Small-subunit ribosomal RNA, 3' major domain from a metagenome, 477 nucleotides, folded computationally.
The RNAcentral record of the full RNA draws on SILVA.
Model confidence (mean pLDDT): 83 of 100.

Context: one part of a larger RNA
RNA sequence: UGACGGGGGCCCGCACAAGCGGUGGAGUAUGUGGUUUAAUUUGAUGCAAUGCGCAGAACCUUACCUGGUCUUGACAUCCCGAGAAUCUUUUGGAAAUAAGAGAGUGCACUUCGGUGAACUCGGUGACAGGUGUUGUAUGGCUGUCGUCAGCUCGUGUCGUGAGAUGUUGGGUUAAGUCCCGUAAUGAGCGCAACCCUUAUCUUUAGUUGCCAUUAUUAAGUUGGGUAUUUUAAAGAGACUGCCGGUGUCAAACCGGAGGAAGGUGGGGAUGACGUCAAGUCCUCAUGGCCUUUAUGACCAGGGCUACACACGUACUACAAUGGCAUAGACAAAGGGUAGCUAUUUUGUGAGAAGGAGCGAAUUUUGUAAACUAUGUCUCAGUCCGGAUUGGAGUCUGCAAUUUGACUCCAUGAAGUUGGAAUCGCUAGUAAUUGUGGAUUAGCAUGCCACGGUGAAUACGUUCCCGGGCCUUGUACA
Numbered sequence: 001u002g003a004c005g006g007g008g009g010c011c012c013g014c015a016c017a018a019g020c021g022g023u024g025g026a027g028u029a030u031g032u033g034g035u036u037u038a039a040u041u042u043g044a045u046g047c048a049a050u051g052c053g054c055a056g057a058a059c060c061u062u063a064c065c066u067g068g069u070c071u072u073g074a075c076a077u078c079c080c081g082a083g084a085a086u087c088u089u090u091u092g093g094a095a096a097u098a099a100g101a102g103a104g105u106g107c108a109c110u111u112c113g114g115u116g117a118a119c120u121c122g123g124u125g126a127c128a129g130g131u132g133u134u135g136u137a138u139g140g141c142u143g144u145c146g147u148c149a150g151c152u153c154g155u156g157u158c159g160u161g162a163g164a165u166g167u168u169g170g171g172u173u174a175a176g177u178c179c180c181g182u183a184a185u186g187a188g189c190g191c192a193a194c195c196c197u198u199a200u201c202u203u204u205a206g207u208u209g210c211c212a213u214u215a216u217u218a219a220g221u222u223g224g225g226u227a228u229u230u231u232a233a234a235g236a237g238a239c240u241g242c243c244g245g246u247g248u249c250a251a252a253c254c255g256g257a258g259g260a261a262g263g264u265g266g267g268g269a270u271g272a273c274g275u276c277a278a279g280u281c282c283u284c285a286u287g288g289c290c291u292u293u294a295u296g297a298c299c300a301g302g303g304c305u306a307c308a309c310a311c312g313u314a315c316u317a318c319a320a321u322g323g324c325a326u327a328g329a330c331a332a333a334g335g336g337u338a339g340c341u342a343u344u345u346u347g348u349g350a351g352a353a354g355g356a357g358c359g360a361a362u363u364u365u366g367u368a369a370a371c372u373a374u375g376u377c378u379c380a381g382u383c384c385g386g387a388u389u390g391g392a393g394u395c396u397g398c399a400a401u402u403u404g405a406c407u408c409c410a411u412g413a414a415g416u417u418g419g420a421a422u423c424g425c426u427a428g429u430a431a432u433u434g435u436g437g438a439u440u441a442g443c444a445u446g447c448c449a450c451g452g453u454g455a456a457u458a459c460g461u462u463c464c465c466g467g468g469c470c471u472u473g474u475a476c477a
Stems, first nucleotide, its partner, number of pairs: 001477002003474003007471007015461002019425005026316008034307002042053002064302007073127001077126002079123005086103007107116003129291002132289003138285002140280003143276001145274001150189006156165003169180003195268004200236007209226003214223002239262001242256005318418001322377007334365003339358002344353003384415001389410007431453007
């Protein structure tokens, strides 16, 4: 100087407390461990692995296994020889591929001999190739402490020196934020601000948007208008600016006014010096090592989906604040041409037939659902719950058996609110409710986004956990 302490002081955080809802019990989905297997490819392992890499394993993907094949190779450059390229087709085979048959002569230069470009085939070796290994050789990228308030430097001063000071002290802040004091005086990376979005207003612009006035209709549908809504560009607006009190005449804090918004307005992006030899050589790049008729390459089938079990994360429930039936209402944000698909017909349904419009403020996805009204069920393993199983189908796709999603009929399991323990959340939040998107031929209870309805509680900091500053002790470095 650090680190540590079941030392001390001060402070903060859904850390506790106060509340609300979960997980842990059930069924299923999904990931992991384990076991099994020819293979069940592999990485990730406290927080910070386990709905994670995977924004989507039937083939492909695919790295694994079995079998069938190739050896200058599936891919790149160089050299030699031949042929334009390309298209059609026969036989064997699971295919990879092997052996044939036919058509076809283009482009540029030309001394008409040929040469060249691109492409194909054959040959020779230099080489290619490796999702093989090392993340403890590395770059890049990322997680984490933590959006915590810290981490440092120049000059000066002090100390023999390691170092100290500054950065400590008194206040204050979300903040090393600011003020005052001060052997320090300044500065840098962080904080804040600048960026995006949301909340209010003004101006400009009105089509595909909108409709106050007028006419009309089934309907903004038509005339008309650009007021409103809305869209998207430029501005305004919030700064402790104003008032009162407290405070050291300070920084600031408390209350108030005005205001759409008040003290960082709400949300996002933004992650200092560093820590964990943290993660990744299976994105990519790359050193070393290893491999080279195989650890490379091609193909078919299988596997990654197995299943006494254990754990994590979710979904659905156990019902009456509910289930079912009928009727009625209100969104936002997205997507669409290998696409979204209206009206119509058809099927109990998943769907099918046919097809207008739309590269979309025009058309379409597209009925939002919780909600409201009425009726019924009357506390039951039930008209709760939907697993499982049988049968019949639809769609995608060469193909749905291993192993897809969905529909109809039948079946109707566990489950009556969950031990010890444990998680999230402070406001348009929790809880609850639907909608969309990426990935995709098809496949979501996952992920990412969007709106609707919409709470309770916070006395407080004694205690648990994590962190910051000061100080103290030390058999530690």